[in-house]
Context: one part of a larger RNA
Molecule: small-subunit ribosomal RNA, 5' domain
Organism: Hafniomonas laevis
RNA sequence: GGAUGAGCGCUGGCGGCAUGCCUAACACAUGCAAGUCGUACGCUUGUUGCACUUGUGUAACAAGUAGUGGCGCACGGGUGAGUAAUGCGUAAGAAUCAACCCCUUGGAGAGGGAUAACAAAGAGAAAUUUUUGCUAAUACCUCGUAAUGCUGAGGAGCUAAAGGUGAAAACCGCCAAGGUGACGAGCUUGCGUCCGAUUAGCUAGUUGGAAAGGUAAUGGCUUCCCAAGGCAACGAUCGGUAGCUGGUCUGAGAGGAUGAUCAGCCACACUGGGACUGAGACACGGCCCAGACUCUUACGGGAGGCAGCAGUGGGGAAUUUUCCGCAAUGGGCGAAAGCCUGACGGAGCAAUGCCGCGUGGAGGAAGACGGCCUGUGGGUCUUAAACUCCUUUUCUUUGGGAAGAAUAAAUGACGGUACCAAAGGAAUAAGCACCGGCUAACCUCGUGCCAGCAGCCGCGGUAAUACGAGGGGUGCAAGCGCUAUCC
Numbered sequence: 001g002g003a004u005g006a007g008c009g010c011u012g013g014c015g016g017c018a019u020g021c022c023u024a025a026c027a028c029a030u031g032c033a034a035g036u037c038g039u040a041c042g043c044u045u046g047u048u049g050c051a052c053u054u055g056u057g058u059a060a061c062a063a064g065u066a067g068u069g070g071c072g073c074a075c076g077g078g079u080g081a082g083u084a085a086u087g088c089g090u091a092a093g094a095a096u097c098a099a100c101c102c103c104u105u106g107g108a109g110a111g112g113g114a115u116a117a118c119a120a121a122g123a124g125a126a127a128u129u130u131u132u133g134c135u136a137a138u139a140c141c142u143c144g145u146a147a148u149g150c151u152g153a154g155g156a157g158c159u160a161a162a163g164g165u166g167a168a169a170a171c172c173g174c175c176a177a178g179g180u181g182a183c184g185a186g187c188u189u190g191c192g193u194c195c196g197a198u199u200a201g202c203u204a205g206u207u208g209g210a211a212a213g214g215u216a217a218u219g220g221c222u223u224c225c226c227a228a229g230g231c232a233a234c235g236a237u238c239g240g241u242a243g244c245u246g247g248u249c250u251g252a253g254a255g256g257a258u259g260a261u262c263a264g265c266c267a268c269a270c271u272g273g274g275a276c277u278g279a280g281a282c283a284c285g286g287c288c289c290a291g292a293c294u295c296u297u298a299c300g301g302g303a304g305g306c307a308g309c310a311g312u313g314g315g316g317a318a319u320u321u322u323c324c325g326c327a328a329u330g331g332g333c334g335a336a337a338g339c340c341u342g343a344c345g346g347a348g349c350a351a352u353g354c355c356g357c358g359u360g361g362a363g364g365a366a367g368a369c370g371g372c373c374u375g376u377g378g379g380u381c382u383u384a385a386a387c388u389c390c391u392u393u394u395c396u397u398u399g400g401g402a403a404g405a406a407u408a409a410a411u412g413a414c415g416g417u418a419c420c421a422a423a424g425g426a427a428u429a430a431g432c433a434c435c436g437g438c439u440a441a442c443c444u445c446g447u448g449c450c451a452g453c454a455g456c457c458g459c460g461g462u463a464a465u466a467c468g469a470g471g472g473g474u475g476c477a478a479g480c481g482c483u484a485u486c487c
Base pairs, nucleotide, nucleotide: 001487002486003485004484006483007482008481009480010479013357014356015355016354017353018352019350020349021315026313027312028311030310031309032308035071036070037069040068041067043064044063045062046061047060048059049058050057051056052055078268079267080266087193088192089191090190091189092188093187096185097184102179103178104177105176106175107174109143110142111141112140118133119132120131121130122129123128149158150157151156163172164171165170194240195239196238201231202230203229206228207227208226209225211223212222213221243265244264245263246262247258248257249256250255270291271290272289273288274287293304294303295302296301321347323346324345325344329343330341331340332339333338360390361389362388363387370381371380372379373378395424396423397422398421399420400419404414431476432475433474434473435472436457437456438455442471443470444469445468446467452459453458
């Protein structure tokens, strides 16, 4: 000198764009953050029609959605605790999977038994739950069909389906198999990836092999057996620290430091462990067990998990609103209308940063008053002010008023915002640090090794350009200084 997710002090007009718990992965009140589908299914309610036993049955229409069922909840969002390599970066590889989507081929025959909802009767303070009875399906099961599929050396054996809407055409679905895509996922390998030797030896599933199990798949991944290997001074093991990268800062570069925001990957979700479902999880707002903590209880038992968005306490030098909207972009579900979406789009707060603009312009010497200095002549603040003329960026008021909407029409949170026009009036707007040298900028007074200053050298003990104040000056400017950290 540059830089910062900065903090502190003094000061503070506006706009645009960004950024905003770096500390306690500390504890959390409250609200919201993942639902959707009635064109899968029964059911409930209402209206109308018909039958009549007059409150039942049946049909149609409309509305509802607790339940069964489907898809989603593995995405999106957060955090960086752990991890020095099951990670990341880069380059390659073979023994794999793949729901939804796209393409292709073929198929969808015949039956069955349940169950929730519901009703009745209970248990319990509650959470919840038991028994009996009734019912549907794109829920479940059986038979048939069976190769281009699977198993197998072969003979051979095995394996499927579902309907819905509509007047119809048709559309949406269903099953089996093959292919393709998703910069999808899992796995393997080479190289690179911090500090310490005041850590020198480490290792028995350890290293390799045959077999078996397991997996979507290779493999000590697991088990039995056999062999005795494997790693290490080119640093094994152990200890400490740490998410990695694209990047960011600095530097002429080499390099050094760093890893906020944005993007890719990984890991985690109160702590530890476990599996279930599923195409995909060993699952942040799912389940089970154990633990700590909090709440509740009728003491028998229950409930919970903000490292989602806001917000609270605490910690801290320090970090925002319990806001608006699904209008746009994107996502989930749905045939669609649409619903949901604290993703996202916006607004609010903060000079936290970067960029831009303004705080007026021209004229104006009686060089006014006043301050300071003085050699008392004067000098300086000073064309600065006053005063005259002008302008209106900004400001205030009034009027108009978008783009962003993709469309045939309708649909805008932001927002009556940006912007435009008119009117008014210099009106609403300057500070901070420094002035001994480094380092741009000097005098006077006060103080008297005191009070104090200080980044280094050093100032101060009676003439202090170094302390404090005043005047003047220098630098930067809505900021200026100080502190911290990096180059």